Small-subunit ribosomal RNA, central domain from an uncultured bacterium, 346 nucleotides, folded computationally. Its Rfam family is "Bacterial small subunit ribosomal RNA". Rfam links the family to the GO terms structural constituent of ribosome and ribosome. The coordinates come from a structure-prediction model, not an experiment, and the mean pLDDT is 86.
Context: one part of a larger RNA
This record gives sequence, C1' cells and structure tokens, in this order.
RNA sequence: UUGGGUUUAAAGGGUGCGUAGGCGGGAUGUCCAGUCAGUCGUGAAAUAUUGAGGCUCAACCUUAAUCUUGCGAUUGAAACUGACAUUCUUGAGUAUGGACAAGGUGGGCGGAAUUCGUGGUGUAGCGGUGAAAUGCUUAGAUAUCACGAAGAACUCCGAUUGCGUAGGCAGCUCACCGGGGCAUAACUGACGCUGAGGCACGAAAGUUCGGUUAUCAAACAGGAUUAGAUACCCUGGUAGUCCGUACUGUAAACGAUGAAUACUCGCCGUCUGCGAUACACAGUAGGCGGUCAAGCGAAAGCAUUAAGUAUUCCACCUGGGGAGUACGCCGGCAACGGUGAAACUC
Repeated sequence: UUGGGUUUAAAGGGUGCGUAGGCGGGAUGUCCAGUCAGUCGUGAAAUAUUGAGGCUCAACCUUAAUCUUGCGAUUGAAACUGACAUUCUUGAGUAUGGACAAGGUGGGCGGAAUUCGUGGUGUAGCGGUGAAAUGCUUAGAUAUCACGAAGAACUCCGAUUGCGUAGGCAGCUCACCGGGGCAUAACUGACGCUGAGGCACGAAAGUUCGGUUAUCAAACAGGAUUAGAUACCCUGGUAGUCCGUACUGUAAACGAUGAAUACUCGCCGUCUGCGAUACACAGUAGGCGGUCAAGCGAAAGCAUUAAGUAUUCCACCUGGGGAGUACGCCGGCAACGGUGAAACUC
C1' cells in the first nucleotide's frame, strides 16, 4: 500500500453555512465521450510460459508459438454512465391555515433571601468545630421589630417535559427576530445529498479598557490538624464571579456513537398537531423516553432515534513510552492555540 476499522480496545472534526470536488429520482428521443465488439498498425531483442530440438543428462544453447494485460487508427453496437432536448411529480422548495416551545435580542416590572446602613426592644455572649482557636461583642454584638440601600440569582410549578445546529436556554411581561412540526395538495419542477479549503458561531477559565461589586471565592493572611501540612476543617479575604467593549477558540465541547437516504417484528409511556368523539378504545404525522424480536457485537450491550441491511460524501486510526513534546510555519496583547516529528527505549 491493499485490506481492516473508528460507543467502551488506536480512531467521528465542538457545531453550522457553504466553494471546488465526489455522488445523485421517473419517462421519451438524439449523439456516441466513457463502455463493449470486429479489423489494421504498433507494442525491439534478451527475459518469461509452452512445444520441439542440440551438447551423454542438467544448467546452458537453438527454434516455433504464446505472452507483451498497453497505445493509436478505423468500422460498428446503444443497455448502462455521460452530453443535449422535451417532459413528469414521489425527492427538495414555495404558498395558505390554525396551533406549539426555558429558541434569540432589547426594554420594563416583581417577591423571597443575603449583606450593609439607621432607629427601637434587649443583655452577655455570638460564631465556628470532631474538639477548639483565630474572628465579632458592654463604643451594646448575636437575637428580634421597623424603615432604607445595593447587587446577584430566580423557590414551588418541574417532569424519563420542552426548545435550539452545537455551545446552551427557566420569575412575570412588552416589542422585535428566528424555528421546526401538522393540515391542505394550490404553485415550481430534481432546484438534491455530502462537503477538502473558506466563513461564521462556540461553556467555563483567562486577557484589554471602562463600569459595578450583595454573595461566593483562586491567590494571600491568620487559627487548627499533623512528625511536617505550602492541603483537607475554621475565621477573614483580593482578582474573578455581574454589565458593556474587543480578544481568546479550548472542554469528559459526550450519545465518548459524522451527515444524508432507503429498507427491516412488536408492546408500553409521554409531548405537539390532525382526525374522531365521550366518560373510553383505537388511528395518522412529527418528536422525547422505556422494553424486546430478527440481525449485529469480543462482550457489556445496540435494536425503526441501530451499534441491523445497503448506498453516497467528509473526517479520523495503524503497538506503549518519548509526546500532543521539539523544531519550523500560521494565529494571539499575552496566556496559549493550530499544525506536528525524530533519536532513544520496552
């Protein structure tokens, strides 16, 4: 390399859009580029294979045929692929209708809790732990009541629920924007699938500048524990956590399972439409789950949401360590990210 693989053994890109490319529904006709058939030319010799022959045999040599899987020309075939033309509706999209959802962005509002402030009541403790201490407190704490301020997060409902491409999304409400699904079968007529590069989005932490800062809390300080304790526990506490702006571009970014299409027993629950209706049973389409048959799998298990049966396209893997390191290049303010070896060793 071929082959074989990628849930858990090495291996699915974090996600989407999409360029080139690859692949692509039904019917009719034309062409004949691919394809197939015939003929001609060429494909040096040696080598190779087979037959025959010559050295006593063999190696070796001679000779004939084959092979030389190819290339070019030419004459045909027209099923398939392709090109062109016409056409179809089931793939794809559009329209109309009424529903659906923590989908996104911006604004407004709400109550509980927390901390702080002021005032009242009130008096000696509070807090914390395995036990303590640091800490707070007679300058009146903790507790309790009233009022006020601030910031952050939204209890119950809440679910095996829902929405979103992924990251993710949850108080109520308003505005704007987006979405898939269903019904109708009116319109377009293959307009499709995938997608190297590319572009965009992308938790948390981190970075820039400005703001905010209630809580919590890396670093740090103190108290404990301990042989020690740069920890676990406790008291404090700054970045950060929140908002705006611009970067960063990574995660066990997980279903550890790429996308699309078709096909392949059932049963149960649930969400949203449609249809139908009544105290219920079943239908249909699309989701979210449970359980199982065939089949698959090393097994665990998967099983119409496949890890089954097939096709198309992309990504990736090839013993462990060295190492996601070094070097180079690209990106970044930096942190670092992307790409990514070898020696050596087992």